[in-house]
């Protein structure tokens, strides 16, 4: 420089046009002499940035930015 894959909660990752969700972790309860452990609730997102399409856009086009990987 060209191709691909991917960027979504603190962390791992779903979701593929109609208000965003698991598990973990956080807080709080429940048990315990405390503490883990287990169980109940809870809190937390400008869905990587601009722009287009659409009655609507995480989702579909584009540009660009970050990461990974292959090609020269």
């Nucleotide at each position: 420089g060209c191709c691909g894959c991917g960027g979504u909660a603190g962390c791992u990752c779903a979701g593929u046009g109609g208000u965003a969700g698991a598990g973990c972790a956080u807080u709080g309860g429940u048990c315990u002499g405390a503490a883990g452990a287990a169980c109940c609730a809870u809190u937390g997102g400008u869905c990587g940035u601009c722009a287009g399409u659409c009655c609507g856009a995480u989702u579909c086009u584009g540009a660009c930015c970050c990461g990974c990987g292959g090609c020269a």
Model confidence (mean pLDDT): 83 of 100.
Predicted 3D model of a 72-nucleotide RNA (transfer RNA) from a bacterium.
Its Rfam family is "tRNA". About the family: Transfer RNA (tRNA) molecules are approximately 80 nucleotides in length.